[in-house]
RNA sequence: GGCUGGUCGGGCGGUUGCGGCGUGAAAGCGUCGAGGAAAGUCCGCACUUCGUAGGGCAUGGUGCCGUGGAAAGCACGGGAUGGAGAGAUCUAUCGGAUCGGGUCACAGAAAAUAACCACCCUCUCGCGAGAGUAAGGGUGAAAAGGCGGUGUAAGAGACCACCAGCAUGUGCAGCAAUGUGCAUGGCUAGAUAACCCCCACCAGAAGCAAGGUCAAGCAGAGACGAUGAGCUGCCCGCUCCCUAAGUCUCAGGUAGACUGCAUAGAUAGAUAAUCGCCAAGGGGAUGAAAAUCCCUGAACAAGAUGCGGCUUAUAGACCAGUC
Numbered sequence: 001g002g003c004u005g006g007u008c009g010g011g012c013g014g015u016u017g018c019g020g021c022g023u024g025a026a027a028g029c030g031u032c033g034a035g036g037a038a039a040g041u042c043c044g045c046a047c048u049u050c051g052u053a054g055g056g057c058a059u060g061g062u063g064c065c066g067u068g069g070a071a072a073g074c075a076c077g078g079g080a081u082g083g084a085g086a087g088a089u090c091u092a093u094c095g096g097a098u099c100g101g102g103u104c105a106c107a108g109a110a111a112a113u114a115a116c117c118a119c120c121c122u123c124u125c126g127c128g129a130g131a132g133u134a135a136g137g138g139u140g141a142a143a144a145g146g147c148g149g150u151g152u153a154a155g156a157g158a159c160c161a162c163c164a165g166c167a168u169g170u171g172c173a174g175c176a177a178u179g180u181g182c183a184u185g186g187c188u189a190g191a192u193a194a195c196c197c198c199c200a201c202c203a204g205a206a207g208c209a210a211g212g213u214c215a216a217g218c219a220g221a222g223a224c225g226a227u228g229a230g231c232u233g234c235c236c237g238c239u240c241c242c243u244a245a246g247u248c249u250c251a252g253g254u255a256g257a258c259u260g261c262a263u264a265g266a267u268a269g270a271u272a273a274u275c276g277c278c279a280a281g282g283g284g285a286u287g288a289a290a291a292u293c294c295c296u297g298a299a300c301a302a303g304a305u306g307c308g309g310c311u312u313a314u315a316g317a318c319c320a321g322u323c
Stems, first nucleotide, its partner, number of pairs: 001323008010278007018033006035300001039311002042309005047207004059203005064078005079094006095198002100196002102192003116137002118133002121130003145163002148160003166185008211259004220250005228240004281296006
């Protein structure tokens, strides 16, 4: 100097303020008052309302293994294949490409029924025509296993040895993913699944502006209600009305209030400002050193139902391990 993991991200006091609660007639007093991410709102859950016999389709998500976990696009450990670094270490990817379809820029003859140059054979005086081949050249990110031999007109897994890969069987190690051997086989299979698709598993929808309780006013429903009308000239009584004023009752429910809601809590949202002292650390001066003095002493950022994660931001300090 680097890498990995972890912790902190000031303390005490004064003054002036802010919000909740308690107390008090009031003034006031007492007490409590943000974060590691409160953030982004990406994932999961609690909770709530609606829906729901059971099953399926569609749509979306997840996808190596083990353990933990309520669950998770979660954590930890492990595996395989790559990449970066001298190293500590960091980092990308993870079901299926022999069900099938699609796509593969430019270049190139051809991007998956390969044949442009080339090689070889036959015919031809020759130009050229026909047939065979895929070793060599060329193009490309990618060209149909690699390399050596046999073979052949030239060649080719056509055949053989080795290597790599694949399939099947099997030994050993491991809980497993997987690793490492052995035997046999046919020779070869391009890439892309973050294009459709196939397989397995998961998911009902909306969200605290969810939802619950109480409930003015206006409008509505019902009952009562005459001083009006009728019986009947009067009194009593009875009857009548889209019945006036008025009174009472009722349901749903708006405004609003409370609740949901928290040992901060809410209402668009309080938790602040300043001063002094102390302190890790940093800088400077003097000094041979020890030391003394002075300055500084800071980042990202503010809850809004709660919880578990992820992601992103973060001056500086400390601790442990390691190169």
Molecule: Bacterial RNase P class A
Organism: marine eukaryotic metagenome